[in-house]
Context: one part of a larger RNA
RNA sequence: UGUUUGGUGCCUGACGGGAACGACCGUAUAGUACGAGAGGAACUACGGUUGGUGGCCACUGGUGUACCGGUUGUUCGAGAGAGCACUGCCGGGCAGCCACGCCACACGGGGUAACGGCUGAACGCAUCUAAGCCGGAAACCCACCUGGAAAAGAGGCACCGCUUUAGGCCACUCGUAGAAGACGAGGUCGAUAGACUCGGGGUGUACGCGUCGAGGCAACGAGACGUUCAGCCCGCGAGCACUAACAGG
Numbered sequence: 001u002g003u004u005u006g007g008u009g010c011c012u013g014a015c016g017g018g019a020a021c022g023a024c025c026g027u028a029u030a031g032u033a034c035g036a037g038a039g040g041a042a043c044u045a046c047g048g049u050u051g052g053u054g055g056c057c058a059c060u061g062g063u064g065u066a067c068c069g070g071u072u073g074u075u076c077g078a079g080a081g082a083g084c085a086c087u088g089c090c091g092g093g094c095a096g097c098c099a100c101g102c103c104a105c106a107c108g109g110g111g112u113a114a115c116g117g118c119u120g121a122a123c124g125c126a127u128c129u130a131a132g133c134c135g136g137a138a139a140c141c142c143a144c145c146u147g148g149a150a151a152a153g154a155g156g157c158a159c160c161g162c163u164u165u166a167g168g169c170c171a172c173u174c175g176u177a178g179a180a181g182a183c184g185a186g187g188u189c190g191a192u193a194g195a196c197u198c199g200g201g202g203u204g205u206a207c208g209c210g211u212c213g214a215g216g217c218a219a220c221g222a223g224a225c226g227u228u229c230a231g232c233c234c235g236c237g238a239g240c241a242c243u244a245a246c247a248g249g
Base pairs, nucleotide, nucleotide: 005161006160007159008158009157010156011155015147016146017145018144021051022050023049024048025047026046027045028044034039052105053104054103055102056101060099061098062097063096067092068091069090070089071088072085073084074083075082076081094235108142109141110140115135116134117133118132169249170248172186173185174184175183192244193243194242196239197238198237199236200234201233202232203231208227209226210225211224212223215220
């Protein structure tokens, strides 16, 4: 763009994609059937392991150059606090992402193959086949997951509208989305993002002050304890219209 009135939402499913499953072990069957004995099954039911596939992050673990702490050298500095040295090095670590962690990945139905049969002539018998019929595979079709109205036979349903402007887009606040587009949420009749408060979480007890402190005539003094489950920090949750979703096209 088309689908011959515009649109919103929800469907159908022609036709496609998938391996979404494969294998093994164990228990019961059972020391049974079978076999003189030695030995020794299966149908079926259940439990697990492994390879593969899809998803997830409560747990465990990894990363975590957001963050917190310790510490060496040096520079600035009275100190506090910082810069640089691979993030200087080291100890931890939220979220997110991830696996080494967790969850799921049937049954069954149908038509058949080889094959096994029933009935049965040609050929008075026989014969699974010639007519007809039954059974029979991890393979095929369905079932299961998924794409899919551009399926030109271009589908269906409900609703809102048809100039009194439905609906959509840009711009705006964003993320369950994301390379750009796209997709999704929101837009004051509002919790969309930020700020703030609270909750939750990380680190591990801040600066300052007080007391003590080996040694020292003293000055000074590493450090310890208290104030202090402190201080600092948060990509998380909730509350809350304070800020911004205005003004517009």
A computed fold for a 249-nucleotide part of an RNA from Halobacteriales archaeon QS_4_66_20, annotated as large-subunit ribosomal RNA, domain VI. The source organism's lineage runs through Archaea, Methanobacteriati, Methanobacteriota, Halobacteria and Halobacteriales. The sequence was found in a public genome assembly. The coordinates come from a structure-prediction model, not an experiment, and the mean pLDDT is 87.